This is a predicted structure of a 358-nucleotide RNA (Bacterial RNase P class A) from uncultured Jannaschia sp. The coordinates come from a structure-prediction model, not an experiment, and the mean pLDDT is 77. The organism belongs to Jannaschia, within Bacteria. Rfam family: Bacterial RNase P class A. From the family's description: Ribonuclease P (RNase P) is a ubiquitous endoribonuclease, found in archaea, bacteria and eukarya as well as chloroplasts and mitochondria. By type it is a ribozyme. Of the family's consensus pairs, 94% are formed in the model.
């Protein structure tokens, strides 16, 4: 320096809280905020609504490979790329030859472009004219391959070697990929965290969900829309057709002979459930696996408030800092932060201390 884990206050006295149990009562006993309870960013359980299947479309999400998980945008292992001396860390990591779009300014030129400085040749002559060049310099985030050599008037993949790129094949691997060989005109930038294309996934709302009991009032008012037909039946009701519903289509289902929508006004702000027994958690042991994790055994019920409980006070100790040279003494400080349906993650905040490992 990197990676991982844990603690983050303890003890005692007095007084005081919330839940539960025992008790006629007095009272006694047990339990009682987090690693993030935070953010509300993901994924679920659960509740209600919605119309289910197949296809297709819109919209949204994810994006290397293989595993884990109830699931995920999470976790594990691996590949590739990047950062770092390294241990390690990061990755918005499918496609640029399906199409469209953008690359300001500077610069000669920003996609099949291009001559400002410059190099070379010829003519005249110290500067002009003509021709050749894109290797050197400059501009820029980026200049149509890189390094070296040959060649040339000077140069250029013009030629060659290696790197790089493209095509084909062998081997290893489940795969992402890796590695080797052969051939090649020596060659067509970047951005998709621009639209887009491709693959996979996705109904909506949320515990103020929802359900029960009680109570009360004005079983209020206004506006708008639609909707039927036939048959059986005394009637209730049933059947057929037609219409409507769902993004669209097919099938299925539901509704239609009384419903729906909008606005105004009034009543109820009570109680119970949901509510904490779970895809459980924690601790210990064993097995499989590199690991995430899975399986088995044992022990243990671990907060359920309802404007919202864990507090106040005294003393001692722990840790940190300062003063004094030390012992000892004194002073000061002791992080982030408080459950609200629950769980699995991610992200953010955190004084100080301890352990393991590289």
């Nucleotide at each position: 320096g990197g990676g991982g884990g844990c603690c983050g206050g303890a003890c005692g006295g007095c007084c005081g809280c919330g839940g539960g149990g025992c008790g006629c009562a007095a009272g006694c006993c047990c339990c009682g905020a987090g690693g993030a309870a935070a953010g509300u960013c993901c994924g679920g359980a659960c509740u209600c609504c919605a119309u289910g299947a197949a296809g297709u479309g819109a919209c949204g999400g994810u994006g290397c490979c293989g595993g884990g998980u109830a699931a995920c945008g999470c976790c594990c292992g691996g590949g590739c790329g990047g950062g770092g001396c390294a241990a390690c860390c990061c990755g918005a990591c499918g496609g640029a030859u399906a199409g469209c779009g953008c690359c300001a300014c500077a610069g000669a030129g920003a996609a099949c472009a291009g001559a400002c400085c410059g190099c070379c040749c010829u003519g005249c002559a110290u500067g002009c004219a003509g021709g050749g060049c894109a290797a050197g310099g400059g501009u820029g985030a980026a200049a149509c391959g890189g390094u070296g050599g040959g060649g040339c008037a000077a140069g250029a993949g013009c030629c060659c070697a290696c790197c790089g790129g493209g095509a084909g094949g062998g081997c290893g691997g489940c795969a992402a990929c890796g590695u080797c060989c052969u051939c090649c005109g020596c060659a067509u930038g970047g951005c998709a965290a621009g639209c887009c294309c491709c693959a996979c996934c996705g109904g909506g709302a949320g515990c103020a969900a929802u359900g029960c009991c009680g109570a009360a009032u004005a079983g209020g008012g206004a506006u708008c829309g639609c909707a039927u037909g036939c048959c059986c039946g005394c009637a209730a009701g049933g059947g057929c057709a037609a219409g409507g519903g769902u993004g669209c289509u097919u099938c299925g289902c539901c509704c239609u002979c009384g419903c729906g929508a909008u606005c105004c006004g009034g009543g109820u702000u009570g109680g119970c459930a949901g509510c904490u027994c779970g895809a459980g958690g924690u601790c210990g042991c064993g097995a499989a696996g590199c690991g995430a994790u899975u399986c088995g055994c044992g022990a243990u019920c671990c907060a359920g408030a309802g404007g919202a409980a864990u507090g106040g006070u005294c003393g001692u100790c722990g840790c940190c800092g300062c003063g004094g040279a030390c012992c000892u003494c004194g002073c000061g400080g002791u992080a982030c932060a408080g459950a609200a349906u629950c769980c699995g993650g991610c992200u953010u905040a955190c004084a100080g201390g301890c352990c393991c490992u590289c």